[in-house]
Molecule: c-di-GMP-I-GGC riboswitch aptamer
RNA sequence: CGUGACAAAGGCAAACUACCGGUAACGGUAGGACGCAAAGCCACAGAUCCCACACCGGCACAAGGCGCUGGAGGCUGGGAUGGCUGGGCUACCAAAG
Repeated sequence: CGUGACAAAGGCAAACUACCGGUAACGGUAGGACGCAAAGCCACAGAUCCCACACCGGCACAAGGCGCUGGAGGCUGGGAUGGCUGGGCUACCAAAG
């Protein structure tokens, strides 16, 4: 430099549960470990998801176009996920090469 060993030290912590925050996606703390060699950091690109709006339908009504609900998925707006992929930044240890 590169790589990641049925190695060692150290690290992180999915689902689930409790409490808290948020309309929601989801987040924080504690418990808990499915896993992780960047599962450390950054929403830049893609992807997925949520909310609003626009569009189509159904229902109800006090008739004001507004409410509830379902659908589709938009050259729209805002948000979530870094433990979905790519990219950027940084880093512990170490056998073989």